[in-house]
RNA sequence: AUAAUAUUAAUAGCGCCAGGACAAGAAAACUUGUUGACGAGGAGAAGGUUAAUCGAAAAAUUCGGCGGAUUCCUUCCGGUUUUCACUAAUCGAAAGAUGUUUUUUAAAAACUAUCAGUGAUGAUAGAACAAAGAAAAUAUUAAGUGAUUCU
Numbered sequence: 001a002u003a004a005u006a007u008u009a010a011u012a013g014c015g016c017c018a019g020g021a022c023a024a025g026a027a028a029a030c031u032u033g034u035u036g037a038c039g040a041g042g043a044g045a046a047g048g049u050u051a052a053u054c055g056a057a058a059a060a061u062u063c064g065g066c067g068g069a070u071u072c073c074u075u076c077c078g079g080u081u082u083u084c085a086c087u088a089a090u091c092g093a094a095a096g097a098u099g100u101u102u103u104u105u106a107a108a109a110a111c112u113a114u115c116a117g118u119g120a121u122g123a124u125a126g127a128a129c130a131a132a133g134a135a136a137a138u139a140u141u142a143a144g145u146g147a148u149u150c151u
Stems, first nucleotide, its partner, number of pairs: 014067004019063001020035006038055003044076005051071001077092005083147005096141009111126006
């Protein structure tokens, strides 16, 4: 250095392309290509279901399809409401709910410039624009039954 084997690690709005659309080869056919989701957010464990949050762009394809998936549901484990147990509610080791304030670099498209390609188109750089969720501070607030201990 190469190959094989084994182990480990989440790449996850992520991967792929038989349809569609588009380009080149004069047309058709055909061939070879291009395109086919822009970021934010999201992981206790197992199982299940053809179900997966938020906004940006566009308004002719971000169409359509396949696979996957941190969402959702059930159970288990764990946290909070009481020291413990169970039920209930809710959440996931930043672990209950609600209000207020603050914070949490959006990216792409479009625009400008450059580069690659015959072309569809792609790449790079520049400045700009969210929502949901979360975090911190603060205020309010969180059920029932039983047990234990103390008086």
GlmS glucosamine-6-phosphate activated ribozyme aptamer from a Clostridia bacterium, 151 nucleotides, folded computationally. The coordinates come from a structure-prediction model, not an experiment, and the mean pLDDT is 75. NCBI's taxonomy places the organism under Bacteria, Bacillati, Bacillota, Clostridia. It matches the Rfam family "glmS glucosamine-6-phosphate activated ribozyme aptamer". The family's RNA type in Rfam is riboswitch. About the family: This entry contains a glucosamine-6-phosphate activated ribozyme that is found in the mRNA for GlmS. GlmS is an enzyme that uses fructose-6-phosphate and glutamine to generate glucosamine-6-phosphate.